[in-house]
Context: one part of a larger RNA
RNA sequence: GUCUGCGACUUACUCUGUGUAGCGAGGCUAAGGGCUUAUGGUCCGGAGCCGCAGCGAAAGCGAGUCCGAACAGGGCGUUUAGUUGCACGGAGUAGACCCGAAACCGGGUGAUCUAUCCAUGGCCAGGGUAAAGUUCCCGUAAAAGGGAAUGGAGGCCCGAACCAGUGGCAGUUGAAAAUGCUUUGGAUGAGCUGUGGAUAGGGGUGAAAGGCCAAUCAAACUCGGAUAUAGCUGGUUCUCCCCGAAAUAUAUUUAGGUAUAGCGUCGCACGGUAGCAAACGGGGGUAGAGCACUGAAUGGGCUAGGGGUCCUACCAGAUUACUGAACCCAAUCAAACUCCGAAUACCGUUUGUGGAACUGCGGCAGUCAGACUGCGGGGGAUAAGCUCCGUAGUCGAGAGGAAAAGAAUCCAGACCGUCAGCUAAGGUCCCAAAGAUACGCUAAGUGGGAAACGAUGUGUAAUUGCCCAGACAACCAGGAUGUUGGCUUAGAAGCAGCCAUUCAUUCAAAGAGUGCGUAACAGCUCACUGGUCGAGUGAUUAUGCGCGGAAGAUGUACCGGGGCUAAGCGUAACACCGAAGCUACGGCUUCUGAUCGUAAGAUCAGAGGGGUAGGGGAGCAUUCUGUACCGGGAUAAAGCAUGACCGUGAGGACAUGUGAACUGUACAGAAGUGAUCAUGCAGAC
Repeated sequence: GUCUGCGACUUACUCUGUGUAGCGAGGCUAAGGGCUUAUGGUCCGGAGCCGCAGCGAAAGCGAGUCCGAACAGGGCGUUUAGUUGCACGGAGUAGACCCGAAACCGGGUGAUCUAUCCAUGGCCAGGGUAAAGUUCCCGUAAAAGGGAAUGGAGGCCCGAACCAGUGGCAGUUGAAAAUGCUUUGGAUGAGCUGUGGAUAGGGGUGAAAGGCCAAUCAAACUCGGAUAUAGCUGGUUCUCCCCGAAAUAUAUUUAGGUAUAGCGUCGCACGGUAGCAAACGGGGGUAGAGCACUGAAUGGGCUAGGGGUCCUACCAGAUUACUGAACCCAAUCAAACUCCGAAUACCGUUUGUGGAACUGCGGCAGUCAGACUGCGGGGGAUAAGCUCCGUAGUCGAGAGGAAAAGAAUCCAGACCGUCAGCUAAGGUCCCAAAGAUACGCUAAGUGGGAAACGAUGUGUAAUUGCCCAGACAACCAGGAUGUUGGCUUAGAAGCAGCCAUUCAUUCAAAGAGUGCGUAACAGCUCACUGGUCGAGUGAUUAUGCGCGGAAGAUGUACCGGGGCUAAGCGUAACACCGAAGCUACGGCUUCUGAUCGUAAGAUCAGAGGGGUAGGGGAGCAUUCUGUACCGGGAUAAAGCAUGACCGUGAGGACAUGUGAACUGUACAGAAGUGAUCAUGCAGAC
């Protein structure tokens, strides 16, 4: 891992509701007892319980009573249905659906591992160093001191055994539940070690690491309390039919739990209720708008006050490129501004429609982590697949078609069957079902990713200048004179800079000069003019489609691909494809109504049948029991295997083979009653 078997809502009592049965103003017996064919049955047994009357704290009164001074007012009652079994739904108390802690407490067992200690034994190759002391010599007045020899101290040195375990490598389902190889530390000591003994669990022991106390230690192991508790995780076993949620409010030592309400379901009651539409009647202060208030805020005018300057002995003045309240004009802004003010929404009345979708009571729930998208907002950075509200939709609990793929987008809500038809979104060159037409646009593969900004891309519409008295562009020619204007300057001559009524003359025209250039001149050029040429040429605005702006990490890779100049974009109109939508035909089922029927039910009509949590209904199968078939069975039961049969399904027949002794059907009853899943348990392989 697979297969097979086992494996989870039970039982008792009490309460409550539903169904059903008995009796009914009553209902029931309990313990116990009699009889008996004796774990049973039946008959006694009225103690007691519930109901038939309530109200009050009570005395008490009583269809009333209590409060009260009350004959007031109010509270609770009074117009009768219960009770006892059985079954089922639910609650409570018990282990209470099953498995699962870490822990807590009690009694014991452990120091053959290991920690420390006690007693008694054992062990430490070899080499080195050379302390004290001693002897001799030198030395001293004597000492001190020096030298040599001897000597052999040391938690001394090197290094085996022994003990340890530093770095590295290997090993990591190992050779090994701590090792191997290499390297390394100690190796006469606080050394290592044998044997025997001591200390025990909130206790020991600890040169202290929370270390060690038998591969277990921030409290050992074992048995018991014990099915501890687990608001947590996991699991919870057959089928079909009907309905079908929630992820909110309030409270919570509450926030992943719970209670009540909301939303679901089932039953009963009610019976033009809810909803929808129209008309009418309401309140509102949002969107918008506005500036009348409260504030914010720009420019201008006017101007009190203040500052500066001048004047001044004081008083009083003058002036101002400063500031500036209030006021006026113009133009603005506001969630906590409003002179105004919708659309919706909400409330009510009437009418219409609407057959229960409403409301009340009762049984049973689940839900309290929601998500995204559009719209209105708060928070954030007008960030987030962000967060918090409101509102609508979808997912959740929704399959199908479209978006290549894709819970939350678009279309559309799947009872079953059909090799029938029509459509939606979206599509119609090929992959891949279906397309052609007309008129435009785009040249960028734009389409098929992006902004500010930039640009003689190109289409359309408009405004405007110049133009056959010749425009625009190009080419040819001219572009002069006073004068080198004045000033400045080393110089300044159109062209460093400053000044200027930047003037005047000759002209077809020509600036006291547009740019380049020179040290300054020179030189080139422009404005301006003539000629050549011969028809359009400039500027601006709006708009359609394009261009640049445009760099990313495995590989084209920003059309799903191929590929496309339409098979791109816009407009017009037609056709087709396309879904579990709609239709057609056949069938099943639920609810409502009608008809028939004693009933069960049948037929017809209408409306339904996506579904998680969850509520309700109807069934199948397993084991055992009772009754019936005086069932079946060696002329072959159950089981197993195979098969094209029946049933909506759980399932059920039949046939054949195998097998070798049990077993079925109908109606009732009782449950150890259904397993792909709990890192489930056991066995086999």